[in-house]
Context: one part of a larger RNA
RNA sequence: UGACGGGGACCCGCACAAGCGGUGGAGCAUGUGGUUUAAUACGACGAUACGCGUGGAACCUUACCAGGGCUUGACAUGCACUUGAAAUCCCUAGGAAACUAGGGACCUCCUUCCAGGACAGGUGCACAGGUGUUGCAUGGCUGUCGUCAGCUCGUGUCGUGAGAUGUUAGGUUAAGUCCUGCAACGAGCGCAACCAUCGUCUUUAGUUGCUAACUGCGUAAGCAGUGCACUCUAGAGAGACUGCCAGUGUUUAGCUGGAGGAAGGUGGAGAUGACGUCAAGUCAGUACGGCCCUUACGCCCUGGGCCACACACGUGCUACAAUGGUCAGGACAAAGAGAAGCAAAUCCGCGAGGUAGAGCAAAUCUCAAAAACCUGGCCCCAGUUCAGAUUGAAGGCUGCAAUUCGCCUUCAUGAAGCCGGAAUCGCUAGUAACCGCAGAUCAGCCACGCUGCGGUGAAUACGUUCCCGGGUCUUGUACA
Numbered sequence: 001u002g003a004c005g006g007g008g009a010c011c012c013g014c015a016c017a018a019g020c021g022g023u024g025g026a027g028c029a030u031g032u033g034g035u036u037u038a039a040u041a042c043g044a045c046g047a048u049a050c051g052c053g054u055g056g057a058a059c060c061u062u063a064c065c066a067g068g069g070c071u072u073g074a075c076a077u078g079c080a081c082u083u084g085a086a087a088u089c090c091c092u093a094g095g096a097a098a099c100u101a102g103g104g105a106c107c108u109c110c111u112u113c114c115a116g117g118a119c120a121g122g123u124g125c126a127c128a129g130g131u132g133u134u135g136c137a138u139g140g141c142u143g144u145c146g147u148c149a150g151c152u153c154g155u156g157u158c159g160u161g162a163g164a165u166g167u168u169a170g171g172u173u174a175a176g177u178c179c180u181g182c183a184a185c186g187a188g189c190g191c192a193a194c195c196a197u198c199g200u201c202u203u204u205a206g207u208u209g210c211u212a213a214c215u216g217c218g219u220a221a222g223c224a225g226u227g228c229a230c231u232c233u234a235g236a237g238a239g240a241c242u243g244c245c246a247g248u249g250u251u252u253a254g255c256u257g258g259a260g261g262a263a264g265g266u267g268g269a270g271a272u273g274a275c276g277u278c279a280a281g282u283c284a285g286u287a288c289g290g291c292c293c294u295u296a297c298g299c300c301c302u303g304g305g306c307c308a309c310a311c312a313c314g315u316g317c318u319a320c321a322a323u324g325g326u327c328a329g330g331a332c333a334a335a336g337a338g339a340a341g342c343a344a345a346u347c348c349g350c351g352a353g354g355u356a357g358a359g360c361a362a363a364u365c366u367c368a369a370a371a372a373c374c375u376g377g378c379c380c381c382a383g384u385u386c387a388g389a390u391u392g393a394a395g396g397c398u399g400c401a402a403u404u405c406g407c408c409u410u411c412a413u414g415a416a417g418c419c420g421g422a423a424u425c426g427c428u429a430g431u432a433a434c435c436g437c438a439g440a441u442c443a444g445c446c447a448c449g450c451u452g453c454g455g456u457g458a459a460u461a462c463g464u465u466c467c468c469g470g471g472u473c474u475u476g477u478a479c480a
Base pairs, nucleotide, nucleotide: 001480002479003477004476005475007474008473009472010471011470012469013468015464016463019427020426021425022424023423026318027317028316029315030314031313032312033311034309035308042053043052064304065303066302067301068300069299070298073127077126078125079124080123081122082121083120084119088105089104090103091102092101093100094099109117110116111115129293130292132291133290134289138287140282141281142280143278145276150189151188152187153186154185155184156165157164158163169180170179171178195270197268198267200238201237202236203235204234205233206232209228210227214225215224216223217222241264244258245257246256247255248254320420324379325378326377327376328375329374330373336367337366338365341360342359347354348353386417391412392411393410394409395408396407397406433456434455435454436453437452438451439450
């Protein structure tokens, strides 16, 4: 100087407390361990692994296994020789295919034309190739402490020196934020602000958006015109600064209350992550040093596996019901996506779906029905008109192909489950909880996942003694 303390002081955080809803019990989904297996590919393991890499495992993917094949190779560059326009297509035999063997069609590019060039095939040689190994050789990227308020430097001063000071102190703040004081004076990386978004207003613009007034048609719904007032869209501005008032405070920084205001003291929520820590993670995204394989640890193919199942754990979904279930009718979003695409009307089917193909490269058309909600009927507390696992049958769709191993529909079947031990998680406001919608990946889909979007919309916080984590100062130390 640090680190540590079941030392001290001060401060903060959904850290506790106060509340609301869960997990842990059930069924199912998914990841992991274990076991099994020819193989169940590899990585990730407290927080910071376990719906993670994977934002789509039937083939492919695919790296694993079995079997069948290839050896200048599936891919790149160069050289030598050789053949031929190249390319493309078809047929025969064998085969699971890869491929092997053979046959045919087509056909002559450029030039200086017995030859050379470009291009392609073959043979040979250099080499290719490796998801093989090392993340403890690395780059890059990432997680975490933590959006915590810290981490340093120059000059000066003090100290023999390591170092100290500044950065400590008194206040204050979300903040090393600011003020005052001080052997310090300044500065840098962080904080804040600058950026985009939501909330108010003004203005510009008015189609594909809107429709108040007016006109026409129409019984009406509505359509057409007119218009840009309104909504909205998207450009430019305004607006919030403790600016004003009162109190308090040290005449400070600020704090408390108030006015005005759409918004008030960081307005909400993003992006943004200092010096560093964990030899943290990743050689399997790519890159890259060393090592290793080279008729195989490379490459191609068929089939299987990654989906196994006594069991254990994590993360979720659905429930156990009456604040409910079911049937009928009625209402209100936002944000997205669409051409090998989204697909309307119509008709067929109980339905999944089929038919059909209008319109739309989209403020125009489509996906598209929002759901919870409201109104009315039934159910009457039961393993039920709860719950839906499992299984049987019949179908639909995608795709070369749904057996291992897809999704969906209808009918039948109707398991566990009556609110969950010890323990444990999230959340402070448009939040939790509940409700649906969209997208990426994607032929299809094991999505109940993830990332977004809106609808309905709470309770509670006395307080900081205690648990956990963190910051500052101080103290002790047989630690570095």
Predicted 3D model of a 480-nucleotide part of an RNA (small-subunit ribosomal RNA, 3' major domain) from Candidatus Aquitaenariimonas noxiae. The organism belongs to Candidatus Aquitaenariimonas, within Bacteria. It was read from a public genome assembly. Rfam family: Bacterial small subunit ribosomal RNA. Its family is annotated with structural constituent of ribosome and ribosome in the Gene Ontology. The coordinates come from a structure-prediction model, not an experiment, and the mean pLDDT is 81.